[in-house]
Context: one part of a larger RNA
RNA sequence: UUGGGCGUAAAGGGCGCGUAGGCGGCUUUGCAAGUCAGUAGUGGAAGUCCAUUUUUCAAGGAUGGAAGUGCUACAGAAACUGCGGAGCUUGAGUGCAGGAGAGGUUAUCGGAAUUCCCGGUGUAGCGGUGAAAUGCGUAGAGAUCGGGAGGAACACCAGUGGCGAAGGCGGGUAACUGGACUGCAACUGACGCUGAGGCGCGAAAGUGUGGGGAGCAAACAGGGUUAGAUACCCUGGUAGUCCACACAGUAAACGAUGCAUACUGGGCGUCCGGAUUUAAUUCGGGUGCCGCAGCUAACGCGUUAAGUAUGCCGCCUGGGGAGUACGUACGCAAGUAUGAAACUC
Numbered sequence: 001u002u003g004g005g006c007g008u009a010a011a012g013g014g015c016g017c018g019u020a021g022g023c024g025g026c027u028u029u030g031c032a033a034g035u036c037a038g039u040a041g042u043g044g045a046a047g048u049c050c051a052u053u054u055u056u057c058a059a060g061g062a063u064g065g066a067a068g069u070g071c072u073a074c075a076g077a078a079a080c081u082g083c084g085g086a087g088c089u090u091g092a093g094u095g096c097a098g099g100a101g102a103g104g105u106u107a108u109c110g111g112a113a114u115u116c117c118c119g120g121u122g123u124a125g126c127g128g129u130g131a132a133a134u135g136c137g138u139a140g141a142g143a144u145c146g147g148g149a150g151g152a153a154c155a156c157c158a159g160u161g162g163c164g165a166a167g168g169c170g171g172g173u174a175a176c177u178g179g180a181c182u183g184c185a186a187c188u189g190a191c192g193c194u195g196a197g198g199c200g201c202g203a204a205a206g207u208g209u210g211g212g213g214a215g216c217a218a219a220c221a222g223g224g225u226u227a228g229a230u231a232c233c234c235u236g237g238u239a240g241u242c243c244a245c246a247c248a249g250u251a252a253a254c255g256a257u258g259c260a261u262a263c264u265g266g267g268c269g270u271c272c273g274g275a276u277u278u279a280a281u282u283c284g285g286g287u288g289c290c291g292c293a294g295c296u297a298a299c300g301c302g303u304u305a306a307g308u309a310u311g312c313c314g315c316c317u318g319g320g321g322a323g324u325a326c327g328u329a330c331g332c333a334a335g336u337a338u339g340a341a342a343c344u345c
Base pairs, nucleotide, nucleotide: 004316005315006314007299008298012313014201015200016199017198021194022193023192025088026087027086028085029084030083031082033081034080035077036076038074039073040072041071042070048066049065050064051063052062053061054060091191092188093187094186095184096183097182098181103177104176105175106174107173108172109171110154115149116148117147118146119145120144121143125136126135162169163168206247207246208245209244210243211242215241216240220236221235222234223233258312259311260310261309262308263307266290267289268288269287270286271285272284273283274282275281294301295300318345319344320343327338328337329336330335
């Protein structure tokens, strides 16, 4: 390479937008590049295959035929692909009417709790643990009442509930703003799907500058435990956690399951919208459970497929060495991306 694969064995890119490219709905018409059929030429000889013949047989030799799946030219066909013209509305989009939502950004407000400060009451303990000790407290702690400061997070509602492409999003209000869904069928008329590169977004930790700092808490210190204890437990505690701007670009970034479209029995919940005689029922879109067929090595999946198919992208090819070395790119750094080999089993 061919072939086979990617939920858990190696393998789905963290997620989106989108360039090139690949692929692409229904009707009609033209062209004839692909395609199909025909004719002619060519496709060296030897070789190969078949037939006959020959060396008394055989290997071998000789003669004839076939094949040579190809290429070129000519004249045709028009179903399919392609290219051009005309049209259509079901794919896609727009419009109008609605309701739902922790979707995003900014500003502002609120109450509970922790800590600290001030004052009152009050006196000997508090705290912590398996038990203790370090620690705090007669310079008045802890407890309790009143007042104040400040930061961070938003109990109940809360739900295999909702929203978002993913990361993720949860107190209230306002402003700005993205998307999805339902109904109508007015408009455009294939405008579509995927997407190598590229661009953007991207938890936590981390980095730079400047703020902020209540609680928590790597590092660190002390007290315990222990043979030791650079831990687990306790008392403290700095980065950090928070904000603004900039960087970083990784995760078990998981449904360990790429995106899109079509098709293929049911049953039970739940969220949003619609129809209806308002009640049974039913239509559309999500989100869960159980299960037919089918699939699967099994587990399991099962209209939210891991079923049946198509299009496009990414990725895999024994374990270790190794996500290492080297080179390159990016980064302030930490590092990230790309990514081997020797050797060994």
Model confidence (mean pLDDT): 88 of 100. Predicted 3D model of a 345-nucleotide part of an RNA (small-subunit ribosomal RNA, central domain) from an uncultured bacterium. Its Rfam family is "Bacterial small subunit ribosomal RNA". The full RNA is in RNAcentral, with records from ENA and SILVA.